RNA sequence: GGGCGCUUAGCUUAAUGGUAGAGCAGUCGCCUUACACGCGACUGGCAGGGGUUCGAUUCCCUUAGCGCCCA
Numbered sequence: 001g002g003g004c005g006c007u008u009a010g011c012u013u014a015a016u017g018g019u020a021g022a023g024c025a026g027u028c029g030c031c032u033u034a035c036a037c038g039c040g041a042c043u044g045g046c047a048g049g050g051g052u053u054c055g056a057u058u059c060c061c062u063u064a065g066c067g068c069c070c071a
Base pairs, nucleotide, nucleotide: 001070002069003068004067005066006065007064010024011023012022013021018054026042027041028040029039030038047063048062049061050060051059
């Protein structure tokens, strides 16, 4: 320099263009003499920008970061 892929919650990850889910973690409550386990509730997220569309995590362009391959 060229090609391909990835980026979603604190962490690991789902999601046919039509309400962003789960597990763990965190907070609160129940349970217990107490702790742990268990149960219930809550908090918290689509890498940045632009475009297409009635509607974008999803499609397109671009930027950034990371990874793989080729030279």

Transfer RNA from a Candidatus Harrisonbacteria bacterium, 71 nucleotides, folded computationally. The coordinates come from a structure-prediction model, not an experiment, and the mean pLDDT is 83. Its Rfam family is "tRNA". Rfam classes the family as a transfer RNA.